[in-house]
RNA sequence: CCUCUGGAGAGACCUGUUAAUCAGGUCACCGAAGGGGCAGUUCAUCGGAAACGGUGGGCCAUCUCUCAGGUAAGAGGACAGGGG
Numbered sequence: 001c002c003u004c005u006g007g008a009g010a011g012a013c014c015u016g017u018u019a020a021u022c023a024g025g026u027c028a029c030c031g032a033a034g035g036g037g038c039a040g041u042u043c044a045u046c047g048g049a050a051a052c053g054g055u056g057g058g059c060c061a062u063c064u065c066u067c068a069g070g071u072a073a074g075a076g077g078a079c080a081g082g083g084g
Stems, first nucleotide, its partner, number of pairs: 001084006011027006028071003034067001035065003040059008
């Protein structure tokens, strides 16, 4: 990387429509695609006897924000396991 299996959370109302799970709107809500932040960790460098501290960069959360996404089913889905 490919493939198979499992895989959570959260909605009411109004309008249109014959009607609806469709379209639009209002007010809410959720975190597990992606994205941002902090923490953590690591590298370089500077100061220092050391402890440690300053600066810059890498990785990066199960924490946080909710921009994106989502709040019937389906789809998607972090992550976990099997196979290649």
The RNA shown here (Glycine riboswitch aptamer) has 84 nucleotides and comes from a marine sediment metagenome. Its mean pLDDT, the model's own confidence on a scale to 100, is 78. RNAcentral holds the sequence, with entries from MGnify.